[in-house]
RNA sequence: UUCUUAUCAAGAGAGGUGGAGGGACUGGCCCUAUGAUACCCGGCAACCUGAAUAAUAUGUAUAUUUAAUGGUGCUAAUUCCAGCAGGUAGGUAUAUCCUGAAAGAUGAGAA
Numbered sequence: 001u002u003c004u005u006a007u008c009a010a011g012a013g014a015g016g017u018g019g020a021g022g023g024a025c026u027g028g029c030c031c032u033a034u035g036a037u038a039c040c041c042g043g044c045a046a047c048c049u050g051a052a053u054a055a056u057a058u059g060u061a062u063a064u065u066u067a068a069u070g071g072u073g074c075u076a077a078u079u080c081c082a083g084c085a086g087g088u089a090g091g092u093a094u095a096u097c098c099u100g101a102a103a104g105a106u107g108a109g110a111a
Stems, first nucleotide, its partner, number of pairs: 001111008013041001015040003021031003025083004042075003047071002049067006079103001084100004
């Protein structure tokens, strides 16, 4: 980097360093010197991981509960909203709402 698969409506500091930009892309709309992004510390969660239990099973594996030692991850706004398709409503334009996809993010596995 590519492929497969699961999840994305919850949760998480009035701390330190440092100084201008940031929220993937496009359009909006926002955050930011009452100091962003980043790094450190703290925290959240529980994907991998550990433990227990259950039925099946040759084995592998599966489900539930639990822990948080270790590997990631996350810590403004639903993945901030929309971007494509279908449906709802409407005389039309537009707008609203719903569903799915696409794109993106993260974990695990494979090449």